[in-house]
RNA sequence: GGAGUAGGCGAGGUGGUUGCGCCUUCUUCCUCUGACGGGGAAGAGGGGGAGGAAAGUCCGAACUCCGCAGGGCAGGAUGGUCGCUAACAGCGACUCCGGGCGACCGGAGGAAAGUGCCACAGAAAACAAACCGCCCUGCGGGACCGGCUCAGCCGUUCCGCGGAGCAAGGGUGAAACGGUGAGGUAAGAGCUCACCGCCCUGGUGGCGACAUCAGGGGCACGGUAAACCCCAUCCGGAGCAAGACCAAAUUGGCCCCACAUGUGACGGCCCGUCGCAGGGGCGGGUAGGUUGCUCAAGCCUCCGGGCAACCGGAGGAUCAGACAAAUAACCACCCCCGCCUUACAGCGGGAACAGAAUUCGGCUUAUGCCCUGCUCCAGCC
Numbered sequence: 001g002g003a004g005u006a007g008g009c010g011a012g013g014u015g016g017u018u019g020c021g022c023c024u025u026c027u028u029c030c031u032c033u034g035a036c037g038g039g040g041a042a043g044a045g046g047g048g049g050a051g052g053a054a055a056g057u058c059c060g061a062a063c064u065c066c067g068c069a070g071g072g073c074a075g076g077a078u079g080g081u082c083g084c085u086a087a088c089a090g091c092g093a094c095u096c097c098g099g100g101c102g103a104c105c106g107g108a109g110g111a112a113a114g115u116g117c118c119a120c121a122g123a124a125a126a127c128a129a130a131c132c133g134c135c136c137u138g139c140g141g142g143a144c145c146g147g148c149u150c151a152g153c154c155g156u157u158c159c160g161c162g163g164a165g166c167a168a169g170g171g172u173g174a175a176a177c178g179g180u181g182a183g184g185u186a187a188g189a190g191c192u193c194a195c196c197g198c199c200c201u202g203g204u205g206g207c208g209a210c211a212u213c214a215g216g217g218g219c220a221c222g223g224u225a226a227a228c229c230c231c232a233u234c235c236g237g238a239g240c241a242a243g244a245c246c247a248a249a250u251u252g253g254c255c256c257c258a259c260a261u262g263u264g265a266c267g268g269c270c271c272g273u274c275g276c277a278g279g280g281g282c283g284g285g286u287a288g289g290u291u292g293c294u295c296a297a298g299c300c301u302c303c304g305g306g307c308a309a310c311c312g313g314a315g316g317a318u319c320a321g322a323c324a325a326a327u328a329a330c331c332a333c334c335c336c337c338g339c340c341u342u343a344c345a346g347c348g349g350g351a352a353c354a355g356a357a358u359u360c361g362g363c364u365u366a367u368g369c370c371c372u373g374c375u376c377c378a379g380c381c
Stems, first nucleotide, its partner, number of pairs: 001377008010369001012334007020049001022047011051353001055364002058362005063239004075235005080094005095108005109230002114228002116224003131170002133166002136163008145155004178196006197219001198217008243291004253282005261277006299316007335350005
């Protein structure tokens, strides 16, 4: 210098001016109340004001309401081992398998309980099978040279039809019933042997996944569980538009009063009773307001334990809480990058993804640029 890989508790800093919304102190005024005190407006001062993902809403929790004797079935989620955590489908360390020269990356219960499926191709896709082929043989035919006891027979070789054997080689496939080599055989084959693999038993090391060693067995056991299923562990539902409190106007509801007035019912009239209108009171809901609301399994610094995730201790700061919703703009200097230059100076740029809405822990996705560790290759000293 190039190519890669893993990460960042990186996402400009300081100061000034103007602006926006929130909190708070003081002053003045208005208002409610018997008072304490509360509410509102204006002015002045002070404080703090987006993110690493605030996002997707995919997991796990806090908190709230509803449901719930206990047990089982169904359903869902997770899945190497050990640890961490409030919990998790998260994180760390390790184990095995696979990929990469490497840094590093990806995967993980059971297919020897049962059932199902395995397209196309292929003989055969699972209690194996035989297309080409290999080998032995019967019959028929051809060729050749050689032999003999020579119109023939024997041998060698080829073709066709048939019988028996084989699974080594070819071919198909994502996958073909252990692999390589030797012996063996008519040809072959764990048929036999050596090594590798596999299975069983035991020893040793490790908390464990597992590793390693020794002995035995010719080998039973193709793949698929994000197919059903089996095993182990865990799991009620809805969500801050949860929930709690205060509570207007209008309409409707309930209770009481009185028949003084109007009106209706009791066939007509009088009395009387009841209803509506009337008078008084009550409670629920809606609009609206308050709360939940941000002091938290949180943050910063240091120390200690642990390989690490993380845990413990000490000290420190208070750091958005708005509801159609603020968090911005400009200037100067510093810093960083690029161009130019021996250098200084100068010029240009500081972007991308995005943006709180109850709060945390994760995962995933988006992202211009900058920084760090490590690996491989090439060159120079």
Record summary
Bacterial RNase P class A from a Candidatus Aminicenantaceae bacterium, 381 nucleotides, folded computationally. The RNAcentral record of the sequence draws on ENA. The gene name in the source record is rnpB. Taxonomically the source falls in Candidatus Aminicenantaceae (Bacteria, Bacteria candidate phyla, Candidatus Aminicenantota, Candidatus Aminicenantales).